[in-house]
RNA sequence: GGAGGGGUGGGUGAGCGGCCAAUACCAACAGACUGUAAAUCUGUCGCCUUUCGGCUUCGCAGGUUCAAAUCCUGCCCCCUCCA
Numbered sequence: 001g002g003a004g005g006g007g008u009g010g011g012u013g014a015g016c017g018g019c020c021a022a023u024a025c026c027a028a029c030a031g032a033c034u035g036u037a038a039a040u041c042u043g044u045c046g047c048c049u050u051u052c053g054g055c056u057u058c059g060c061a062g063g064u065u066c067a068a069a070u071c072c073u074g075c076c077c078c079c080u081c082c083a
Base pairs, nucleotide, nucleotide: 001082002081003080004079005078006077007076010026011025012024018066028044029043030042031041032040046055047054048053059075060074061073062072063071
């Protein structure tokens, strides 16, 4: 340089243009249980708010669309193969 695959919550990793603050598991925190701990179960787990609700978010920057994690363009990074 060429071809292909990928980048998503703290981590792993799903994710048909609308049912998405986003399944599931792990970690963390709180509670239940336990003589204590572990294991197990329940809840929370982006920010603000007492709740309702609001705002922002899927590598970065643009674009399309009523609506984008998802489609398009450019760039950055990682992996595999070829050279």

Overview:
Transfer RNA from Dehalococcoidia bacterium UBA2247, 83 nucleotides, folded computationally. It was read from a public genome assembly. Its Rfam family is "tRNA". It is annotated as a transfer RNA.